[in-house]
RNA sequence: GGCGGCGUGGCUUAGUUGGCUAUAGCGUCCGGUUCAUACCCGGAAGGUCGGGAGUUCAAAUCUCUCCGCCGCUACCA
Numbered sequence: 001g002g003c004g005g006c007g008u009g010g011c012u013u014a015g016u017u018g019g020c021u022a023u024a025g026c027g028u029c030c031g032g033u034u035c036a037u038a039c040c041c042g043g044a045a046g047g048u049c050g051g052g053a054g055u056u057c058a059a060a061u062c063u064c065u066c067c068g069c070c071g072c073u074a075c076c077a
Stems, first nucleotide, its partner, number of pairs: 001073007010026003019057001028044005050066005
C1' cells in the first nucleotide's frame, strides 16, 4: 500500500431485511434490611450509538469520507 472485521453509558454488551426520542449485567448513588458490613430487595443518575457529510417522512441500522483498534496479504522463480 491492498483486502476484511470492529467502534453503542465508567467496563462488558443486546439491537443491523430503517419505524413507538436505545437493551441488559457489573459498577456508582439513594433507600430498605442488619447491632454493623456483605449478600439480598426496591429506586435513580449516566449513552444520541467513534467524528463529519449524504439519502429518507424517518438512520445505531443504508451510502461516502476521515480517525482509532485488530486480522490477513505485500507472492513465485
Source information
The RNA shown here (transfer RNA) has 77 nucleotides and comes from a Culicoidibacterales bacterium. The RNAcentral record of the sequence draws on ENA. Taxonomically the source falls in Culicoidibacterales (Bacteria, Bacillati, Bacillota, Culicoidibacteria). The coordinates come from a structure-prediction model, not an experiment, and the mean pLDDT is 80. Its Rfam family is "tRNA". Rfam links the family to the GO term triplet codon-amino acid adaptor activity. It is annotated as a transfer RNA.